[in-house]
RNA sequence: GUAGAGGCGCUAUACUUAAUAGUAUUUGUAAAUGGCUGGCGAGCGACGAUUUACAAAGAAAGGAAUUAUAGCCGAAGAAAUUUCGUAGGCAUAUGAAAUUUCUGGACUUAUGCAAAAUAUGUAUAAGGCUGUCACUUUUCAAAAGUGUUGAGCUAC
Numbered sequence: 001g002u003a004g005a006g007g008c009g010c011u012a013u014a015c016u017u018a019a020u021a022g023u024a025u026u027u028g029u030a031a032a033u034g035g036c037u038g039g040c041g042a043g044c045g046a047c048g049a050u051u052u053a054c055a056a057a058g059a060a061a062g063g064a065a066u067u068a069u070a071g072c073c074g075a076a077g078a079a080a081u082u083u084c085g086u087a088g089g090c091a092u093a094u095g096a097a098a099u100u101u102c103u104g105g106a107c108u109u110a111u112g113c114a115a116a117a118u119a120u121g122u123a124u125a126a127g128g129c130u131g132u133c134a135c136u137u138u139u140c141a142a143a144a145g146u147g148u149u150g151a152g153c154u155a156c
Stems, first nucleotide, its partner, number of pairs: 001156004007073001009072006016065002025057007035044003039090002076103012104130002107127008131149001133147005
C1' cells in the first nucleotide's frame, strides 16, 4: 500500500406509518377590560390585542419504526478551539471544514440533559457479554484464566 474479519456492526438518503394532535393556528358568535410578546432592543394593542366559552376548519418541525438503496469497519460518536457560511438589530442559534482530546463493539441498569412522550437520543458511572492481540495453565485440537485495546488485528 491492497484485500479482509467482529455483529441486534456504523452512517446517510427516500417512501410509508404511528404519535405529536383535534395541539398550535385561522374564522365566526358572546362575555370581560388594558395590557401582551421578548434575553435586550424593539414591536402589537379601544380600528378591541391578551383571556374565557361555544361552533367550524385544522397543521408542521425535530425525534421514532418498517422497507428499500447507497457508502463503509475510526465505520462512526462526543467535547473543545479556530475559520467560513446562513438567520438576526445585538445576544445567540445553526451548517460545513480543519486541529486537538476521548471511545474496540453492541446490550442492561442508575443519574443528568433534550424531547409532547412511558418512545427515543446523548453524557457519565457500573455490570456482565463479545471481538482482537499478548501471557499463563491444561487434555493434541480446543478450552480456561489474567491483562491491553482500533494509528489496533489478519493475509499478501
Predicted 3D model of a 156-nucleotide RNA (Lysine riboswitch aptamer) from uncultured Terrisporobacter sp. The RNAcentral record of the sequence draws on MGnify. Its Rfam family is "Lysine riboswitch aptamer". Rfam's curators write: Riboswitches are metabolite binding domains within certain messenger RNAs that serve as precision sensors for their corresponding targets. Allosteric rearrangement of mRNA structure is mediated by ligand binding, and this results in modulation of gene expression. This family includes riboswitches that sense lysine in a number of genes involved in lysine metabolism, including lysC. Its mean pLDDT, the model's own confidence on a scale to 100, is 79. The source organism's lineage runs through Bacteria, Bacillota, Clostridia, Peptostreptococcales and Terrisporobacter.